This is a predicted structure of an 87-nucleotide RNA (c-di-GMP-I riboswitch aptamer) from a Desulfuromonadaceae bacterium. It matches the Rfam family "c-di-GMP-I riboswitch aptamer". Clan: c-di-GMP_I riboswitch clan. Its mean pLDDT, the model's own confidence on a scale to 100, is 80. It was read from a public genome assembly, where an Rfam model found it. Of the family's consensus pairs, 95% are formed in the model.

[in-house]
């Protein structure tokens, strides 16, 4: 350098749930708090799942679809970087 991650070590991250905010939401951010994680670092490319306004197909209305426009990196793949000993 790469490949893998058995057992270390040093250390990193922080679900669910509570309180505060901020968004029509899904969700997000601060603290707190640990279920778990060897990339649970970082990017919305691919698939996926979620959520919403206006319309639109069906539909008696609720409500499905679908179009737009967001969410989710701790769903999955991908692409970028990394810490440690061993081999």
């Nucleotide at each position: 350098a790469u490949c893998a991650g058995a057992u270390a070590a040093a250390g990193c991250c922080a679900a669910a749930c509570c309180a505060g905010c901020u968004g029509c939401g899904a969700a997000g951010c601060u603290g707190g708090g640990a279920c778990g994680g060897a990339a649970a670092g970082c990017c919305g490319c691919g698939g996926g799942u979620c959520u919403u306004a206006c319309g639109u197909c069906g539909a008696a209305u609720c409500c499905u679809g679908u179009c737009a426009a967001g969410a989710c990196a701790g769903c999955c793949g991908g692409g970028c970087u990394g810490c440690c000993a061993u081999a």